[in-house]
RNA sequence: GCAUCCGUAGCUCAGCAGGAUAGAGCAACCGCCUCCUAAGCGGUAGGUCGGAGGUUCAAAUCCUCUCGGGUGCG
Numbered sequence: 001g002c003a004u005c006c007g008u009a010g011c012u013c014a015g016c017a018g019g020a021u022a023g024a025g026c027a028a029c030c031g032c033c034u035c036c037u038a039a040g041c042g043g044u045a046g047g048u049c050g051g052a053g054g055u056u057c058a059a060a061u062c063c064u065c066u067c068g069g070g071u072g073c074g
Stems, first nucleotide, its partner, number of pairs: 001073007010026004019057001028044005050066005
């Protein structure tokens, strides 16, 4: 340099042939339980979906550019 994959909550990820208020597990916080802790159970908060632009009535999802990371080739 070329090709390809990934980037969504603090962490690991799902959702990607456009449409419901953007989700799960773990972690955090609050409560229940317990003599206490852990485990278990219930709840709460936490996201401008890497960034910018475009298409569309509507974009995490499609297109373009760009940033970061992985892999292969040279």
The prediction has a mean pLDDT of 81. A computed fold for a 74-nucleotide RNA from a Clostridia bacterium, annotated as transfer RNA. NCBI's taxonomy places the organism under Bacteria, Bacillati, Bacillota, Clostridia. Rfam family: tRNA.